[in-house]
Context: one part of a larger RNA
RNA sequence: GAACGAACGCGGGCGGCGUGCCUAACACAUGCAAGUCGCACGAGAAACACCUCUCUCGGGAGGUGGAGUAAAGUGGCGCACGGGUGAGUAACACGUGGGUAAUCUACCUUGGGGACUGGGAUAACUGGCCGAAAGGCCCGCUAAUACCAGAUAUGACCACGGGGGCCUCGGCUCCUGAGGUAAAAGUCGGCCUCUCGAUGAAGCCGGCACCACAAGAUGGGCCCGCGGACCAUUAGCUUGUUGGUAGGGUAAUGGCCUACCAAGGCAACGAUCCGUAGCUGGUCUGAGAGGACGACCAGCCACACUGGAACUGAGACACGGUCCAGACUCCUACGGGAGGCAGCAGUGAGGAAUAUUGCGCAAUGGGGGCAACCCUGACGCAGCAACGCCGCGUGGGUGAAGAAGGCCUUCGGGUUGUAAAGCCCUGUCAGGUGGGAAGAAACCCCGAGAGCGAAUAACUCUUGGAACUGACGGUACCACCAAAGGAAGCACCGGCUAACUCUGUGCCAGCAGCCGCGGUAAUACAAAGGGUGCAAGCGUUAAUC
Numbered sequence: 001g002a003a004c005g006a007a008c009g010c011g012g013g014c015g016g017c018g019u020g021c022c023u024a025a026c027a028c029a030u031g032c033a034a035g036u037c038g039c040a041c042g043a044g045a046a047a048c049a050c051c052u053c054u055c056u057c058g059g060g061a062g063g064u065g066g067a068g069u070a071a072a073g074u075g076g077c078g079c080a081c082g083g084g085u086g087a088g089u090a091a092c093a094c095g096u097g098g099g100u101a102a103u104c105u106a107c108c109u110u111g112g113g114g115a116c117u118g119g120g121a122u123a124a125c126u127g128g129c130c131g132a133a134a135g136g137c138c139c140g141c142u143a144a145u146a147c148c149a150g151a152u153a154u155g156a157c158c159a160c161g162g163g164g165g166c167c168u169c170g171g172c173u174c175c176u177g178a179g180g181u182a183a184a185a186g187u188c189g190g191c192c193u194c195u196c197g198a199u200g201a202a203g204c205c206g207g208c209a210c211c212a213c214a215a216g217a218u219g220g221g222c223c224c225g226c227g228g229a230c231c232a233u234u235a236g237c238u239u240g241u242u243g244g245u246a247g248g249g250u251a252a253u254g255g256c257c258u259a260c261c262a263a264g265g266c267a268a269c270g271a272u273c274c275g276u277a278g279c280u281g282g283u284c285u286g287a288g289a290g291g292a293c294g295a296c297c298a299g300c301c302a303c304a305c306u307g308g309a310a311c312u313g314a315g316a317c318a319c320g321g322u323c324c325a326g327a328c329u330c331c332u333a334c335g336g337g338a339g340g341c342a343g344c345a346g347u348g349a350g351g352a353a354u355a356u357u358g359c360g361c362a363a364u365g366g367g368g369g370c371a372a373c374c375c376u377g378a379c380g381c382a383g384c385a386a387c388g389c390c391g392c393g394u395g396g397g398u399g400a401a402g403a404a405g406g407c408c409u410u411c412g413g414g415u416u417g418u419a420a421a422g423c424c425c426u427g428u429c430a431g432g433u434g435g436g437a438a439g440a441a442a443c444c445c446c447g448a449g450a451g452c453g454a455a456u457a458a459c460u461c462u463u464g465g466a467a468c469u470g471a472c473g474g475u476a477c478c479a480c481c482a483a484a485g486g487a488a489g490c491a492c493c494g495g496c497u498a499a500c501u502c503u504g505u506g507c508c509a510g511c512a513g514c515c516g517c518g519g520u521a522a523u524a525c526a527a528a529g530g531g532u533g534c535a536a537g538c539g540u541u542a543a544u545c
Stems, first nucleotide, its partner, number of pairs: 001545002006541005013392006019385002021350001026348003030345003035077003040074002048065007084303003094227007103220002108216004113211002116150004125140001127138004156181003160177007186208006193201002236266003241263008278300004282293004305326005328339004356382001358381003364378001365376004395425004405416004429486001431481005439472001445465007489534005494515003500529002503526002510517002
């Protein structure tokens, strides 16, 4: 000098954009942060309003609406994303480049196929029972896109056989033979026939779902080369250890696991042990080389009170799931139960130190749904803090009798100083009045055309039209009004280092980054006048280059 997620002291006008628990991965009151689908399914209230009847009029009964609504249940998809934190980890964790002929991939896209026939339950619910509660037990009823059985099998998988191609030891791929195994689900809209008629049934069409397969896309799993820390005041380490055989396990290779066999494997090119640490893109500094760092943003990893475990599922060994153990907190009728903010706010504690228990789903994105729509502390905004960067202002011109006052003085004067006053102007910001956005075109509805189709349904695409939707916010911005009016401090002035005198003090009080000042003339302490440097900041401190 630069720089900071800063803090402290003094001082403090405005705006824009960012940033904001670095400490205790300490403990947490309260609210919210993951739901959605009635176009999968069965069932289904009440308040209240109106009507009718009855009545010992306080009331009682029934009906209609509320409403096939609410709440609950079965089922599907989601909850493995998004959000947080950095404890652990010196490791294929990360970065980079490869391999997988050793592998998986829900939803999405494409392709050609399929979707047949049956069955038994169960929750909700009714009844009974236990418990303080949390919750649980028994009998009975019922539905499905829940569950089960059978059929079918292009292709898939399993084991056996023949042939071709490729290649990487060993496999990949294609053709083919006979055998075995495993599928499925409906719902909504429409047309038409049947019919005395039908909201009903058969058939047909379409939308969304369903099944098996092939391919793609996306996202993973596993393996390898190389790379990036410290300590030798750590020199030896290792028994599932190193390798083999067989088996188990996994989507998959493998001591991943087990049995048996062999005795190996690593290490001075630093094994092992101890301590430290999430890694990277990058950030800061520096001319560079390098050094230091890894806040915000982005990618990867790990974790979710501590330790362990599996279940479900395409995917978890699962932050707001389950089970066990532990510590802690809470409830209890003492028998037993409940909980997990390193989500967003917020509280206590710790600390030099770090914000609102805000608004909205309007936009972007995500989950569910045919859709309308619902959910979304992701996100968009607002609030607080000069914490940082950037911009603007605190006025401009004129004005010498160089006023007064202050300070200094050699007492002549000098300086503050065009500074002020005075006069003439301007109107940024703040203030007031009025106007007032963009961010929002989609979904949806109506019409036209094309595709599908038997079709003037429905659906998809294109196009035209109409209507709706803004948290921020009456904000940004614009115009007008008034008015110099409301807006300057901080540090320093011995040398380094820009800036000097007076008074006080007297090795005292004090200063100090280094050298050093102070013991009676201190430009170094304290105050004043003056000056220098920065400026809504200026200094100091910590840590970095």

Background: Predicted 3D model of a 545-nucleotide part of an RNA (small-subunit ribosomal RNA, 5' domain) from uncultured bacterium UASB_TL22. The organism belongs to Gammaproteobacteria, within Bacteria. Model confidence (mean pLDDT): 83 of 100. Its Rfam family is "Bacterial small subunit ribosomal RNA". RNAcentral holds the full RNA, with entries from ENA and SILVA.